[in-house]
Predicted 3D model of a 119-nucleotide RNA (SAM riboswitch aptamer (S box leader)) from an Actinomycetota bacterium. Model confidence (mean pLDDT): 84 of 100. The sequence was found by an Rfam model in a public genome assembly. Of the family's consensus pairs, 97% are formed in the model. Taxonomically the source falls in Actinomycetota (Bacteria, Bacillati).
This record gives sequence, structure tokens and C1' cells, in this order.
RNA sequence: UGCCCAUCUAGAGCGGGGGAGGGACCGGCCCGGUGAUCCCGCCGCAACCGCCUGUCCGGCGAGUAAGCCGGGGAGGUAGGUGCGAAUUCCGGCCCCCUUUCCGGGAGGGAAGAUGAGCU
Repeated sequence: UGCCCAUCUAGAGCGGGGGAGGGACCGGCCCGGUGAUCCCGCCGCAACCGCCUGUCCGGCGAGUAAGCCGGGGAGGUAGGUGCGAAUUCCGGCCCCCUUUCCGGGAGGGAAGAUGAGCU
């Protein structure tokens, strides 16, 4: 980089640097010299992976024992990632309901983000 799977209405901010755009793309709407985006430090949030605890199921074990292995759900833990404006900020494509129209609502998808596995 690519493939695949899961999740995406919860949660969590201060300081220093720097000095113009930023929120992936497009439209909207927002954020931004009262200093954003970004970088660094500290603090914090969170259970995807890892680890721990006990429990249940299955297997091995002569055995409803000890022990070992595999799995399920539960609890704990910040070790590996991740995250700390706005639902992924809202929509974009398809379809349905409603509406004279404008518009409003529900579902699915695309794209994106993060993690696990493979590459």
C1' cells in the first nucleotide's frame, strides 16, 4: 500500500511553540489573530488487541479428581494502538413515507476514521 472483518448519537483539556487558514473530498454549516489546524509536554477518556481473575461448556486424562488445552459470556487492568469542537458536524448515491411546492422523516449504500487478522 492493498484485501477482509468489527465498530463509529457514549466519553475525555490544560500549558508551551507557531502564525493562517482549518473541519479527508464536494456543497452547506461551523471553528479561527480573544491565535484555530498543526507540533511538543503533561493530564485525561476508552476495553479493539494484550494481560489477569473467577465462572460455564467441550476435549485429553481409567475417572463427576488434580492437571493441561480450546471456546463462551462476565469482571478487572492503560502494556500495544487510538482518541479528547460540533452524531463520522449535516448532506452527497439508491429506495420508501409525508408534502401542491419548499421542506421533513425512516432504511440501505458509497466514502472516511479506528482496531484486529492477512498481505